This is a predicted structure of a 118-nucleotide RNA (SAM riboswitch aptamer (S box leader)) from a Cyclobacteriaceae bacterium. Rfam family: SAM riboswitch aptamer (S box leader). Its family is annotated with regulation of gene expression in the Gene Ontology. The prediction has a mean pLDDT of 80.
RNA sequence: GAUUUAUAAAGAAGCGUGGAGAGAUAAGGCUCUAUGAAACGCUAGCAACCGCCUCCCGAGAAUUCGCGAAGAAAGGUGCUAAGUCCUACCCUAGGAUGGUCUUAGGGAACUAUAAACC
Repeated sequence: GAUUUAUAAAGAAGCGUGGAGAGAUAAGGCUCUAUGAAACGCUAGCAACCGCCUCCCGAGAAUUCGCGAAGAAAGGUGCUAAGUCCUACCCUAGGAUGGUCUUAGGGAACUAUAAACC
C1' cells in the first nucleotide's frame, strides 16, 4: 500500500519544548489558534478492536475451533475541540423561488481506527 469485515451522535487533558498555523484531501461553510497552531516529549485519562478471564450454545476422538453474553484493564494498538466539525453524490418529505436555494430524515461514497490476509 491492496482486499475483506467491524466500528465511528458516547467517552477522555494537563505540563514542557516549539513558534504559526490547524481542523484528512481540492472547494465552500463554519470553527480552533499569540489567553500559543502543527509537531515532538512527559505524565494522566478514555474506550474496549486484538489479546486475557468466566459462562452459554454448536462442531470435533481430542489439544481445540466457531457464534454469543458478561468481566477486568497488567499486554498490543487506537483515541483524548466541535457527529468523520458540516456540505458535496443518490433517495424521501417539507419550505421559499426567476435560475435556484434551503430544512429534516435515510442511503452511498470518502476518511479514520482495529482485526485478518496478501